[in-house]
């Protein structure tokens, strides 16, 4: 240089055929304890890598780019 994967909430991931942004863990508030953890009950938090294109609609398709990660092949 050439193939492929991954990128979604602080952290690990899910979202199957294009139609509701979700879950576990952590955070915050309250109950419970002398308190501390645990449990119970409610709550925040997301431009879904970016930039663009298809659509009545796009985390899903397309096309460029960026990061990472694995093969491969080239120089030294």
């Nucleotide at each position: 240089g050439g193939a492929g994967g991954u990128u979604u909430a602080g952290c690990u991931c899910a979202g199957u055929u294009g139609g509701g942004a979700g879950a576990g863990c952590a955070c915050c508030u309250g109950c419970c304890u002398u308190a501390c953890a645990a449990g119970c009950a409610g709550g925040g938090g997301g431009u879904c890598g970016c930039a663009g294109g298809u659509u009545c609609a796009a985390g899903u398709c397309c096309u460029g780019c960026a990061a990472u990660c694995u093969c491969c092949a080239c120089c030294a």
A computed fold for a 76-nucleotide RNA from Erysipelothrix sp., annotated as transfer RNA. Taxonomically the source falls in Erysipelothrix (Bacteria, Bacillati, Erysipelotrichia, Erysipelotrichaceae). Rfam family: tRNA. Rfam classes the family as a transfer RNA. Gene Ontology term of the family: triplet codon-amino acid adaptor activity. The RNAcentral record of the sequence draws on ENA.